[in-house]
Context: one part of a larger RNA
RNA sequence: UUGGGCGUAAAGGGCGUGUAGGCGGUCUGCUAAGUCAGGAGUGAAACUCCGGGGCUCAACCCCGGAACUGCUUUUGAUACUGGCGGACUUGAGUACCCUAGAGGGCAGUGGAAUUCCCGGUGUAGCAGUGAAAUGCGUAGAGAUCGGGAGGAACACCAGUGGCGAAGGCGGCUGCCUGGGGGGAAACUGACGCUGAGGCGCGAAAGCUGGGGGAGCAAACGGGAUUAGAUACCCCGGUAGUCCCAGCCGUAAACGAUGAGUGCUAGGUGUAGGGGGUAUCGACCCCCCCUGUGCCGCAGUUAACGCAAUAAGCACUCCGCCUGGGGAGUACGGCCGCAAGGUUGAAACUC
Numbered sequence: 001u002u003g004g005g006c007g008u009a010a011a012g013g014g015c016g017u018g019u020a021g022g023c024g025g026u027c028u029g030c031u032a033a034g035u036c037a038g039g040a041g042u043g044a045a046a047c048u049c050c051g052g053g054g055c056u057c058a059a060c061c062c063c064g065g066a067a068c069u070g071c072u073u074u075u076g077a078u079a080c081u082g083g084c085g086g087a088c089u090u091g092a093g094u095a096c097c098c099u100a101g102a103g104g105g106c107a108g109u110g111g112a113a114u115u116c117c118c119g120g121u122g123u124a125g126c127a128g129u130g131a132a133a134u135g136c137g138u139a140g141a142g143a144u145c146g147g148g149a150g151g152a153a154c155a156c157c158a159g160u161g162g163c164g165a166a167g168g169c170g171g172c173u174g175c176c177u178g179g180g181g182g183g184a185a186a187c188u189g190a191c192g193c194u195g196a197g198g199c200g201c202g203a204a205a206g207c208u209g210g211g212g213g214a215g216c217a218a219a220c221g222g223g224a225u226u227a228g229a230u231a232c233c234c235c236g237g238u239a240g241u242c243c244c245a246g247c248c249g250u251a252a253a254c255g256a257u258g259a260g261u262g263c264u265a266g267g268u269g270u271a272g273g274g275g276g277u278a279u280c281g282a283c284c285c286c287c288c289c290u291g292u293g294c295c296g297c298a299g300u301u302a303a304c305g306c307a308a309u310a311a312g313c314a315c316u317c318c319g320c321c322u323g324g325g326g327a328g329u330a331c332g333g334c335c336g337c338a339a340g341g342u343u344g345a346a347a348c349u350c
Base pairs, nucleotide, nucleotide: 003322004321005320006319007304008303012318014201015200016199017198021194022193023192025088026087027086028085029084030083031082033081034080035077036076037075038074039073040072041071042070048066049065050064051063052062053061054060091191092188093187094186096183097182098181099180103177104176105175106174107173108172109171110154115149116148117147118146119145120144121143125136126135162169163168206247207246208245209244210243211242215241216240220236221235222234223233258317259316260315261314262313263312266295267294268293269292270291271290272289273288274287275286276285299306300305323350324349325348332343333342334341335340
């Protein structure tokens, strides 16, 4: 619990899709449910308020009026909302032309590098650090040349560049596939917005089964450091990291900023598309749209800052907050193989 709020003070759901519901463009006719006006009935008394009166006052009591914010019914009004009908095109969508992209899935393929194996050359060191040591090496290491195996990641291009709803996406090629931008204005004719539940997606880590394993690397072993060193540094190293199938459903899932629509000075960079001017061609000049950055006026803000990608001015719908600790805990429910997730208190205390 009226309200006031949610970038950083408590507070935007991780993201989408969509059910119920809420809300909804322009013109017109009908209706009269909402709405508005008048009438009627009812709204007991007491109580409350106003005026007056009775107990010597008051409390208390009595009389009159108001009020009883409501409901029912009736007669009207028709601007707005609703209902029914007709029409429209600017919202929304479809078709057409052009177009950018690490958007997604599957298959194939390339080179550099690390590691390992085989062979050649070759000899005493290599590696590592602040300095060392553990470690590797005369059973020939490291270095160097040739050959081979295997896994993972894709240098340069690369850009406050691009794409995606978010998580996220980066070698190259093919196939399948989603979304977006610009142009033109043919078609549909409000078909829209939001969205409690529901459903789907959802980094990393973790889990189940199977595969794979080069490098890296929790745990673990060793060497150092140190008063100690369950660390930081060094030598090793297993899960894991990778693939397939299935779970988990979390995050500083962040722009710490929900979605949609309209309106409100400019300047400058960049990405994609279109148009114009000029001199034939636009790379230069001008204009428009979409995205992404920076600066900045009005306005706003507690300040910082935000400022057409708003945190400005408004409307619609959803989510959420209401002092700190206890506590995102306990209990219960639901979900999960588990880890745990989700929903989510109270006593007590300051």
Predicted 3D model of a 350-nucleotide part of an RNA (small-subunit ribosomal RNA, central domain) from an uncultured bacterium. The full RNA is in RNAcentral, with records from Greengenes. Rfam family: Bacterial small subunit ribosomal RNA. Gene Ontology terms of the family: ribosome and structural constituent of ribosome.